About this RNA: Transfer RNA from Glycomyces sambucus, 73 nucleotides, folded computationally. The sequence is in RNAcentral, with records from ENA and Rfam. The same sequence occurs in records of 4 taxa. Rfam family: tRNA. By type it is a transfer RNA. Lineage of the source: Bacteria > Actinomycetota > Actinomycetes > Glycomycetales > Glycomyces.
RNA sequence: GGGGUCUUAGCUCAAUUGGCAGAGCACCGCCUUUGCAAGGCGGGGGUUAGGGGUUCGAUUCCCCUAGACUCCA
Numbered sequence: 001g002g003g004g005u006c007u008u009a010g011c012u013c014a015a016u017u018g019g020c021a022g023a024g025c026a027c028c029g030c031c032u033u034u035g036c037a038a039g040g041c042g043g044g045g046g047u048u049a050g051g052g053g054u055u056c057g058a059u060u061c062c063c064c065u066a067g068a069c070u071c072c073a
Stems, first nucleotide, its partner, number of pairs: 001072007010025004019056001027043005049065005
């Protein structure tokens, strides 16, 4: 320098060919306990890496940029 894969909640990851952004763990509150843990119930948390384009509508399609992994030179 070139090719491929990936970037979504604090962490690990879903989201079916474009149509309401979710789960588990973690965090907070309540119940239970003398207390802790476990358990039950409820709650908060997102500019879907950044920018632009297409579209009535984009996590999803296209372009550019940044980063991670990997292959070739």